[in-house]
Molecule: transfer RNA
Organism: Actinomycetes bacterium
RNA sequence: CGGGCAGUGGCGCAGUUUGGUAGCGCACUUGACUGGGGGUCAAGGGGUCGUAGGUUCAAAUCCUAUCUGCCCGA
Numbered sequence: 001c002g003g004g005c006a007g008u009g010g011c012g013c014a015g016u017u018u019g020g021u022a023g024c025g026c027a028c029u030u031g032a033c034u035g036g037g038g039g040u041c042a043a044g045g046g047g048u049c050g051u052a053g054g055u056u057c058a059a060a061u062c063c064u065a066u067c068u069g070c071c072c073g074a
C1' cells in the first nucleotide's frame, strides 16, 4: 500500500440474507419467599447500533468516506 472480517446497554452475543417498534444471556435496581447469606420467582432501569454524510415515507440493515482491532497478500 491492497484485500477480507469485526465494532450493537456494564460484559458476552443475536438481529443485516428479505429496510418496518433494538432483542437474548449474565450483571444491576426493587419486591416476594428465607432468621441471615445464598438461591428461586416477579417487576424495572440502562442503547442515539464505532464516526460522518447520502438514498428512502422509514436505515443497526442499502451506498460513500473515515477511525480502531484482527487476519491475509505485497
Base pairs, nucleotide, nucleotide: 001073002072003071004070005069006068007067010026011025012024013023020057028044029043030042031041032040033039050066051065052064053063054062